[in-house]
Molecule: RNase P RNA; transfer RNA
Organism: marine eukaryotic metagenome
RNA sequence: GUGGACCAGACAACCGCGGAAUCCGGAAAAGAUUCCGAGGAAAGUCCGAACACCAGAGGGCAGGGUGCUGGGUAAUGCCCAGUCAGGGUAACCUGAAGGAAAGUGCCACAGAAAAGAUACCGCCCAAUUCUCUUUGAGUUGGGUAAGGGUGAAAAGGUGAGGUAAGAGCUCACCAGCAGAUGGGUGACCAUCUGGCUUGGCAAACCCCACCCGGUGCAAGGCCAAAUAGGAGGGGUUGAGGUGGCCCGCUGACCCUCGGGUUGGCCGCUGAAGGUGAUGAGUGAUCAUCACCUUAGAUAGAUGGUUGUCGCUCUGGGUAUAUCCCAGAGAACAGAAUUCGGCUUAUGGUCCACUUCC
RNA sequence: GCGAGAUAGCUCAGGCGGUCAGAGCGUCGGAUUCAUAACCCGGAGGUCGAGAGUUCGAGUCUCUCUCUCGC
Numbered sequence: 001g002u003g004g005a006c007c008a009g010a011c012a013a014c015c016g017c018g019g020a021a022u023c024c025g026g027a028a029a030a031g032a033u034u035c036c037g038a039g040g041a042a043a044g045u046c047c048g049a050a051c052a053c054c055a056g057a058g059g060g061c062a063g064g065g066u067g068c069u070g071g072g073u074a075a076u077g078c079c080c081a082g083u084c085a086g087g088g089u090a091a092c093c094u095g096a097a098g099g100a101a102a103g104u105g106c107c108a109c110a111g112a113a114a115a116g117a118u119a120c121c122g123c124c125c126a127a128u129u130c131u132c133u134u135u136g137a138g139u140u141g142g143g144u145a146a147g148g149g150u151g152a153a154a155a156g157g158u159g160a161g162g163u164a165a166g167a168g169c170u171c172a173c174c175a176g177c178a179g180a181u182g183g184g185u186g187a188c189c190a191u192c193u194g195g196c197u198u199g200g201c202a203a204a205c206c207c208c209a210c211c212c213g214g215u216g217c218a219a220g221g222c223c224a225a226a227u228a229g230g231a232g233g234g235g236u237u238g239a240g241g242u243g244g245c246c247c248g249c250u251g252a253c254c255c256u257c258g259g260g261u262u263g264g265c266c267g268c269u270g271a272a273g274g275u276g277a278u279g280a281g282u283g284a285u286c287a288u289c290a291c292c293u294u295a296g297a298u299a300g301a302u303g304g305u306u307g308u309c310g311c312u313c314u315g316g317g318u319a320u321a322u323c324c325c326a327g328a329g330a331a332c333a334g335a336a337u338u339c340g341g342c343u344u345a346u347g348g349u350c351c352a353c354u355u356c357c
Numbered sequence: 358g359c360g361a362g363a364u365a366g367c368u369c370a371g372g373c374g375g376u377c378a379g380a381g382c383g384u385c386g387g388a389u390u391c392a393u394a395a396c397c398c399g400g401a402g403g404u405c406g407a408g409a410g411u412u413c414g415a416g417u418c419u420c421u422c423u424c425u426c427g428c
Stems, first nucleotide, its partner, number of pairs: 001353007009309007017037007039332001043343002046341005051216004058247004063212005068082005083097001084095004098207002103205002105201003120148002122144009156174006175197001177194007220266004230257005240250003273292008311329007358428006366382004375413001384400004406422005
């Protein structure tokens, strides 16, 4: 320096908080005993699901997301294994990595020209003018993309031949494209042949392939309390619901004004659970067997003090280490329906590998 | 459980990425006036909340954080 795994101080006493069971008690409250009581991220709410209601969410349009290949999974934008590209001396790391010859659009400034293009300087040829001849200079017409210059990017690159000068014009190698053969499940790789060549941007619109109905535990259900029932409007010729729109479905109440109540229970913690062993697999993961039960608060419990030991740092006793004494320190943070991921914050321990001295 | 936003001291613009970082108020200097204010002229003041990525190029596009506001 790189990668991975693990821990989140331990024990005891006392005082306190939440929950469950039992005891006491006619019942409730209070009390007693026993047991249990935050995390690797409980966080951000960035993805994916479960669950609940709306029609076991059905059709179309719009909209959104994902984007190399194969596998894993309940599912994913996650994970594993590989391919290709890029970075690093290396260990290793990173990648929204389909399509730019389907179409449209953009490429500022500079530059001749920013996409099926062009001639600013230059080079070459011809004609012509000037000049004392050669040389040279100018004008006109044509050839040229080698060289200069501009730019982030200039119409394949390097070298040789060739030519008036040049040019894939020809050849060799390289890059790229197309085809064939071989290998691989595949992304792709290797070899051969061919004609010579096609700018960049899709985290611009878009095209292609696949996926997505909406609302979130304030879902949703039940009990109790309250009172009063009243006024106005709309509605079976379809109110209201299905929160983008249209259809479809459902089918009797809905809206406004003015009043009343605003407590409790379920959902609610046994689950795509955990630990261990064996087996399959490169691995993610899966299968079988055994054992275990591990928070459920509702303004929100899970804390505090003391002692001993352990860890780190500083100072001293010693010349160093061990050892002894004294002092200090110990991170990020905290459940709120539940899981699987990602990201971010953060203290330490161990292992393996790489490079240098 | 959701939705918006952050640009100068303050309030806000900034279209489909380019030389464009701007407006008003405020502030500073000048001019005017006997003096002050107003009017007029000129100037300064910005890591576009932070960090990465895409691109030749990012205030703008994408991702991750931080903070603020709202339901």